């Protein structure tokens, strides 16, 4: 000096959710999943030990989604929507100690 994590961004593919009422341009009310937010506890995290301001899980709390059209109409399909889940690819990516090249 270099390699290499949990993750993050982008692209592609496959999925999940998209409710009820009033009013019918707008809008209002009551709900629901996921994501995100707050608190508590726990867990994992370059090859090793260890570690958080980053990541994951559980519990509790607050908040809270955009639907429309077609059809053979108990449903299904398409186009959208949600800071939605997973896989793959590219890019990026541990402050200190030890180790590797």
């Nucleotide at each position: 000096a270099g390699a290499g994590u949990a993750g993050a961004g982008c692209g592609c593919g496959c999925g999940c959710g998209u409710c009820g009422g009033g009013g019918u341009u707008u809008c209002c009310c009551g709900g629901u999943a996921g994501u995100g937010c707050c608190g508590u506890c726990g867990g994992a995290u370059g090859g090793g030990a260890g570690g958080u301001u980053g990541c994951c899980g559980a519990c509790g709390g607050a908040c809270g989604a955009a639907g429309u059209g077609g059809c053979c109409u108990u449903g299904u399909c398409a186009c959208g929507c949600g800071g939605u889940g997973c896989g793959c690819g590219c890019u990026u990516g541990c402050a200190g100690c030890c180790g590797c090249u």